The prediction has a mean pLDDT of 90. This is a predicted structure of a 76-nucleotide RNA (c-di-GMP-I riboswitch aptamer) from Hydrogenophilales bacterium 16-64-46. Rfam family: c-di-GMP-I riboswitch aptamer. Rfam links the family to the GO term cyclic-di-GMP binding.
[in-house]
RNA sequence: ACCUGAACCAGGCAAAUCCGUCGCAAGGCGGAGACGCAAAGCCUCCGGUCCCCAGCGGGAUAGCGGGGUUGCCAGA
Numbered sequence: 001a002c003c004u005g006a007a008c009c010a011g012g013c014a015a016a017u018c019c020g021u022c023g024c025a026a027g028g029c030g031g032a033g034a035c036g037c038a039a040a041g042c043c044u045c046c047g048g049u050c051c052c053c054a055g056c057g058g059g060a061u062a063g064c065g066g067g068g069u070u071g072c073c074a075g076a
Base pairs, nucleotide, nucleotide: 003075004074005073012037013036017032018031019030020029021028022027035063041069042068043067045066046065047064048061049060050059051058052057
C1' cells in the first nucleotide's frame, strides 16, 4: 500500500416522529430524538425512485445501488 472488520482506542453520524423555518412539491435547514450505520464523510458520473413541467427540461434522494475520492483503530 492492498485487503479484512470478531475484538480493542478515540469517538463519529443520526432514521422515524415532533417543533420551528425555507420550498409549488419532492425535500432541505435548525432544535429535540435514536432506527440504525465501518465510511450513514464528501462528490449527481451511471442506473433507480420521488417532485415540478404541455413539452424541452429542471429539482430532490449520497441513509437506494454502482462508481470516484478522503479518513479512525487494529490485523482475529